This is a predicted structure of a 369-nucleotide RNA (Bacterial RNase P class A) from Bifidobacterium samirii. Of the family's consensus pairs, 95% are formed in the model. The prediction has a mean pLDDT of 76.
RNA sequence: UGAGACCUCUUGAUGGCCACGGCCGCAUCGCUCGUUCGAGGCGGCUGAGGAACUUCCGGGCUCCAUAGAGCACGAUGGCGGAUAACGUCCGCCCAGGGUGACCUGAGAGAUAGCGCAGCAGAGAACAGACCGCCGGCUUAGGCCGGUAAGGGUGAAACGGCGGUGUAAGAGACCACCGGGCGACUGGUAACAGGAGCCGCAUGGCAAGCCUCAUCGGGAGCAAGGCCAAGCAGAAGGCGUUUGAGGGCUGCUCGCCCGAUGCCUUCGGGUAGGCUGCUAGAGCCUGGCGGCGACGUCAGGUCGAGAUGGAUGGCCAUCCGCGCCGGUCUUCCGGCGUGACAGAACCCGGGGUAUAAGAGGUCUCACCUU
Numbered sequence: 001u002g003a004g005a006c007c008u009c010u011u012g013a014u015g016g017c018c019a020c021g022g023c024c025g026c027a028u029c030g031c032u033c034g035u036u037c038g039a040g041g042c043g044g045c046u047g048a049g050g051a052a053c054u055u056c057c058g059g060g061c062u063c064c065a066u067a068g069a070g071c072a073c074g075a076u077g078g079c080g081g082a083u084a085a086c087g088u089c090c091g092c093c094c095a096g097g098g099u100g101a102c103c104u105g106a107g108a109g110a111u112a113g114c115g116c117a118g119c120a121g122a123g124a125a126c127a128g129a130c131c132g133c134c135g136g137c138u139u140a141g142g143c144c145g146g147u148a149a150g151g152g153u154g155a156a157a158c159g160g161c162g163g164u165g166u167a168a169g170a171g172a173c174c175a176c177c178g179g180g181c182g183a184c185u186g187g188u189a190a191c192a193g194g195a196g197c198c199g200c201a202u203g204g205c206a207a208g209c210c211u212c213a214u215c216g217g218g219a220g221c222a223a224g225g226c227c228a229a230g231c232a233g234a235a236g237g238c239g240u241u242u243g244a245g246g247g248c249u250g251c252u253c254g255c256c257c258g259a260u261g262c263c264u265u266c267g268g269g270u271a272g273g274c275u276g277c278u279a280g281a282g283c284c285u286g287g288c289g290g291c292g293a294c295g296u297c298a299g300g301u302c303g304a305g306a307u308g309g310a311u312g313g314c315c316a317u318c319c320g321c322g323c324c325g326g327u328c329u330u331c332c333g334g335c336g337u338g339a340c341a342g343a344a345c346c347c348g349g350g351g352u353a354u355a356a357g358a359g360g361u362c363u364c365a366c367c368u369u
Stems, first nucleotide, its partner, number of pairs: 001365010012318007020047007028039003049340001053351002056349005061220004073216005078092005093107001094105004108211002113209002115205002130151002132147006159177002162174003178200001179198003184193003224275004233266006245257004282301008319338008
């Protein structure tokens, strides 16, 4: 310099105007009068994300259920650790890929049992003779037998290769390679190494059933809790021309309405309201422990809380990117553009979407010293 690999970060900036949600303050108005209810006004502060998306896992919280054990069902599946927990993460092992940094892996069990294998091919699971090779017979077309060394088919043909051997062949035998078992050694473990032994047909698929091990009660903030009009119900009281109660009203008088009616209390509870609701496994900085995920200590900090659901729009300047023109390094001007997406009980992850950038570590190739 050029190609890459991995890990992180930002999510345009400032100001002005208008609009909206939340909180606080001020004054005003309304009424059943309150610093506490309702309404609008003014001022101040504050108002989305790295994924708020998906709802795929896990947990907190809430209610319901619940002796214990087993079956069924579902999920997970190398080993060790992290954690509130996980199907997540970290470290390591193994297998595969890459020159490499690194990436990918549902990565237990196929002598417990059952099942499956299209097409091609003669033959596909204790297999198989199509061609070829060898022996025998022959009516010279072939037939019978041996053979898995050679050819052909296939994802896969029952270890590979060279020799001995043989009629031709064959782990039948031998050397090397591969494979299986494996004393012992190292490691917490997965696993690795491995003396020695075994000529070694008996394979693959378990994201087919299944077996083994581990884990799992259900529903979810529309959870749940509190207050509570109206209607209906229960109990009690008063009353029906000897008039309860109501309307007009500041009060009195007066007028009008007035009867299976009016008032009080009670329990449940609809509409509606309040709560749950955001200070939390929180965030930031630093120290310490750990390879790391992470833990711990100290200091600092408060960053939305709607409920038909606010967080939007316009303008100016600057910033990034793209295009065009002048200029042709620079610089100037004009136009366009800044993604994906949007809280709704709260956290920890996974997955997916994403314009434009920024930083760090490492690898390979080439060049220079």